About this RNA: The prediction has a mean pLDDT of 83. This is a predicted structure of a 476-nucleotide part of an RNA (small-subunit ribosomal RNA, 3' major domain) from a metagenome. The full RNA is in RNAcentral, with records from SILVA.
[in-house]
Context: one part of a larger RNA
RNA sequence: UGACGGGGGCCCGCACAAGCGGUGGAGCAUGUGGCUCAAUUCGAGGCAACGCGAAGAACCUUACCUGGGUUUGACAUGUACCGGACAGCCUGUGAAAGCAGGUUUUCCUUCGGGAUCGGUACACAGGUGCUGCAUGGCUGUCGUCAGCUCGUGUCGUGAGAUGUUCGGUUAAGUCCGGCAACGAGCGCAACCCGCGUCACUAGUUGCUACCAGGUAAUGCUGGGCACCCUAGUGAGACUGCCCGUGUCAAGCGGGAGGAAGGCGCGGAUGACGUCAAGUCAGUAUGGCCCUUACAUCCAGGGCUGCACACGUGCUACAAUGGGCGGUACAGUAAGACGCGAUACCGCGAGGUGGAGCAAAUCUUCAAAACCGUCCUCAGUUCGGAUUGGAGUCUGCAAUUCGACUCCAUGAAGUUGGAAUCGCUAGUAAAGGCGCAUCAGCAACGGCGCCUUGAAUACGUUCCCGGGCCUUGUACA
Numbered sequence: 001u002g003a004c005g006g007g008g009g010c011c012c013g014c015a016c017a018a019g020c021g022g023u024g025g026a027g028c029a030u031g032u033g034g035c036u037c038a039a040u041u042c043g044a045g046g047c048a049a050c051g052c053g054a055a056g057a058a059c060c061u062u063a064c065c066u067g068g069g070u071u072u073g074a075c076a077u078g079u080a081c082c083g084g085a086c087a088g089c090c091u092g093u094g095a096a097a098g099c100a101g102g103u104u105u106u107c108c109u110u111c112g113g114g115a116u117c118g119g120u121a122c123a124c125a126g127g128u129g130c131u132g133c134a135u136g137g138c139u140g141u142c143g144u145c146a147g148c149u150c151g152u153g154u155c156g157u158g159a160g161a162u163g164u165u166c167g168g169u170u171a172a173g174u175c176c177g178g179c180a181a182c183g184a185g186c187g188c189a190a191c192c193c194g195c196g197u198c199a200c201u202a203g204u205u206g207c208u209a210c211c212a213g214g215u216a217a218u219g220c221u222g223g224g225c226a227c228c229c230u231a232g233u234g235a236g237a238c239u240g241c242c243c244g245u246g247u248c249a250a251g252c253g254g255g256a257g258g259a260a261g262g263c264g265c266g267g268a269u270g271a272c273g274u275c276a277a278g279u280c281a282g283u284a285u286g287g288c289c290c291u292u293a294c295a296u297c298c299a300g301g302g303c304u305g306c307a308c309a310c311g312u313g314c315u316a317c318a319a320u321g322g323g324c325g326g327u328a329c330a331g332u333a334a335g336a337c338g339c340g341a342u343a344c345c346g347c348g349a350g351g352u353g354g355a356g357c358a359a360a361u362c363u364u365c366a367a368a369a370c371c372g373u374c375c376u377c378a379g380u381u382c383g384g385a386u387u388g389g390a391g392u393c394u395g396c397a398a399u400u401c402g403a404c405u406c407c408a409u410g411a412a413g414u415u416g417g418a419a420u421c422g423c424u425a426g427u428a429a430a431g432g433c434g435c436a437u438c439a440g441c442a443a444c445g446g447c448g449c450c451u452u453g454a455a456u457a458c459g460u461u462c463c464c465g466g467g468c469c470u471u472g473u474a475c476a
Stems, first nucleotide, its partner, number of pairs: 001476002003473003007470007015460002019423005026315008034306002042053002064301007073124001077123007088103006106115003126290002129288003135284001137279003140275001142273001147186006153162003166177003192267004197235007206225002210223004238261001241255005317416001321374002324372001325370001334361001338357002343352003382413001387408007429452007
């Protein structure tokens, strides 16, 4: 100087408390451990691994296993020689890869040859093989915590200190005052994006107050651009004004006006560094290793295996509910190998068909509200696992191993021990909708969108994490 303390002081954070909803019990989905296996490819491991890499494992993917093949090779560049092409099509064999045979045969040319392709030979290719403790790059984490430093000066023999401490204040090393310090840099804040108010510009595919036409009805139609909206430019919030308080300070408390008030709300933004944190399997890359194999092609299998254990989720255990019927109100976003309306067929998944193509389609949002039903707590008109049968769709192919539909079946489960998680407002909780990946889908996951919409915070004694000062130390 740091680090640490079941030392002290001050302060903060859904850290506790106050509340609301969960997990831990059940069934299923998914990841992991373990076990098994010819293989169950590899990585990730407290927080910060475990719905993680994987925004899609039937084949492919695929790295694993078994078997069948190839050896200048599936892929790149070059040299030398040889060949007429290569490709395609047909036959045989085979699980395919491939092998054997047949058929057919290019372009340019200065006629030497060249281009492309095949074969042979050689340089070389290739490796998801090892090392993330050799590395780059990227990322997680403490933590959006308020810190981390430098120049000059001064002090100290020196390591170092000072500044950065102190008194206030702040979300903040934010600002003020003081001070052997004076300044500065990286962070904080602001500048960036979105939301909330208004004005101007613009008025179609948006809108419809007003005028007119029309309909069973509807901006349906002609005017119109007020309003809504769209999307560009600007205004607006600065403790600016008033009162109190405070060191005539920074600020804090209250008020006015205002759409918004003291960081308006949300996002992006992550200092010096820590964990030899993670990644050689995204790519790059040093070294080491393999080179008729640790390379490469193909078929089938496996990654989906199941006495069990854990994590993350979904569905429930019901009456604030289940089922039936008619009926109401969104936003984000997507589409041409695509989205697909009206109509018809099917109980349904779906099929036939194809108008239309951002003005159309996906697209009936659902919970809510209304009506009648179950009729009072029952393993039920709760719950839907599991199983049998019949089907639909995608795809070369759903047996291992897809999703969905219909009929039948109807398991556990009556609110969950110790323990533990999230959340402070348009939040939690509840409800549905969209998208990426994608032929299809194991999505109940992820990322977004809107709808309905709470409770509680006395407070900082305690638990956890962190910041500043101080103190002890046999630790570095």